Context: one part of a larger RNA
């Protein structure tokens, strides 16, 4: 060093029970009626995983179903079930102890006490209830608190970096922190845009447009209107005015002030007053009925023979169904064998819609004196922030400080100001859908992975183990169709083997498909 047999080893193929990425529907729930997450426990044997809770792998009713069944778990034992068991849905009952954890207190799952009832003759013991703080009510008594992927809206608010350094500027209101809420969140019915013409709440998408602007005019940032398009919905207080009731002024009358109730709700100016005419139209909490989804489930066509094989789905013949020739499974590759698939059909509950009922809601006009129509509010100095605008000529929102109006012949804006012109109605509040997002739940799909891959985690995975903690963090699939998991024998102390069986195949034997390559042996050989 070759050749051949072998061991060792576990790469490759094959596969999948897991996983990733997307759509699309559904849904977005929970909790003091104790959750979320846990601890400690229930089995006949019973460590993990899953279920449950001292009434413990469960317990009642009601629906579904129809034969077997006692979870994963393949053993043995004892048992249940056609008088319907097991399993599925729905409702309900139990539901220890810690946790918002709430009777105190604590090194969570554990100490302790107080007050009322049971049991007891009874001091104790045991068993049941009850005893936290805040708000909000005279009190009875309600609420809250705590979780929560990711969207949201609000309070705080970086820095690395970009500027080829660096200070304004950028990254960015990004990352973090924090408070809150809903299934969406905010935002909304012009004190708005707009330009001599309109438009008519918000909100999303695309354009406008990388424009107009802004900018150590560096780096960069970066609109709007207008047009297309989804969606489309508008309304309620305050006040003027009556009335009723409290309080107080000696107070019937008056006059303040506080509540109730009836009236009003706007820019063509509207109400209130004072007249006159309607009493309907619409919208409607909430009841019922339907329809509709959806929800255990129900039913669902149409195939034989020959051959090959351990085995037929395959090969060759010769039919059939098809609104089903989507998968999946079965001893190889099935439309007609099982599970399904297609179009149908479906209790209870539960969500819509749609019809009826229906508390209540709900006007027009003339007139124009009088009264009302949001105040420390508009606005302004000083200092920030917000807008595409870095203090600019700098409007317009917002507001720490200081000051601070008008009241329908008024008041705001239209990018300093000023006129004319134009549109508005501030300083209460409410609002569906367009739209974000994806924990959960289902259906689909994948020029995605295929066991060192894909999730960290096809497996008792956030387990094992590590670390005072915070945290970190694996390895580990695969017999065969069926266990048919190798009785007997027969070497051995036993591991293991060697025959016998089993099976298509044991060179499928459980360190179990396939079984590469470092490596290690043996047996010939070559080479020195």
């Nucleotide at each position: 060093c070759g050749u051949a047999u072998g061991g060792a080893g576990g790469a490759u193929g094959c596969c999948u029970a897991g996983g990733c990425u997307u759509u699309c529907a559904g849904u977005g729930c929970a909790g003091a009626c104790g959750a979320a997450g846990g601890a400690c426990g229930c089995g006949g044997u019973a460590a993990g995983c899953u279920g449950c809770g001292a009434a413990a792998a469960g317990c009642u009713a009601c629906g579904g179903g129809g034969a077997g069944u006692u979870g994963c778990a393949c053993a043995c034992a004892a048992a249940c079930u056609u008088u319907g068991a097991u399993c599925c849905g729905u409702a309900g009952a139990u539901g220890u102890c810690c946790g918002a954890a709430u009777g105190g207190g604590g090194a969570a799952a554990c100490c302790c006490u107080c007050c009322c009832g049971a049991u007891u003759g009874g001091a104790g013991a045991u068993c049941g209830g009850g005893a936290a703080c805040u708000c909000c009510g005279c009190a009875a008594g309600g609420a809250g608190a705590u979780a929560u992927a990711a969207c949201c809206c609000g309070g705080g608010g970086a820095a690395c970096u970009g500027a080829a350094a660096c200070a304004u500027c950028u990254a960015a209101g990004u990352a973090c922190c924090u408070g809150g809420a809903g299934g969406a969140a905010a935002a909304g019915a012009a004190a708005a845009c707009a330009a001599u013409a309109g438009u008519g709440a918000u909100u999303u998408c695309g354009u406008a447009a990388g424009u107009a602007g802004u900018g150590g005019c560096g780096a960069g940032c970066g609109a709007a209107a207008g047009c297309g398009a989804a969606u489309u919905a508008g309304c309620c207080c305050a006040a003027a005015u009556c009335u009723c009731g409290g309080u107080g002024g000696g107070g019937a009358a008056c006059c303040a002030u506080c509540g109730a109730g009836a009236g009003g709700u706007u820019a063509g100016a509207g109400g209130a007053c004072u007249g006159g005419c309607a009493u309907a139209a619409u919208c409607a909490a909430c009841a019922a009925u339907u329809u509709c989804a959806u929800g255990a489930g129900c039913a669902g066509a149409a195939c034989g023979g020959a051959u090959u094989g351990g085995g037929a789905a395959g090969u060759c013949c010769g039919a059939c169904c098809a609104u089903a020739g989507a998968a999946g499974g079965u001893g190889a590759g099935a439309g007609u064998c099982c599970u399904g698939u297609a179009a149908g059909c479906g209790a209870a509950g539960u969500a819509a819609a749609a019809u009826u009922g229906a508390a209540g809601u709900g006007g027009c006009u003339a007139g124009u004196a009088u009264c009302c129509u949001g105040a420390g509010u508009a606005g302004g100095g000083c200092g920030g922030g917000g807008u595409c605008g870095g203090a600019g000529g700098a409007g317009c929102c917002c507001u720490g400080u200081c000051u601070g109006a008008a009241u329908u012949u008024a008041c705001c804006g239209g990018c300093a100001c000023c006129a004319u012109c134009c549109g508005g109605a501030a300083a209460g509040g409410c609002u569906a859908a367009a739209u974000a997002c994806g924990a959960c739940u289902g259906a689909a799909a994948g020029a995605c992975c295929g066991a060192u891959a894909g999730u960290g985690a096809a497996c008792u995975a956030g387990u094992a183990c590590u670390g005072u903690g915070a945290a970190g963090g694996a390895a580990a699939g695969g017999u065969g169709a069926a266990a048919a998991g190798g009785a007997c024998c027969c070497c051995g102390g036993g591991a293991g083997g060697g025959g016998a069986g089993u099976g298509a195949a044991a060179g499928a034997g459980a360190a179990c498909c396939u079984g590469a390559a470092a490596c290690c042996a043996u047996a010939c050989g070559c080479u020195a």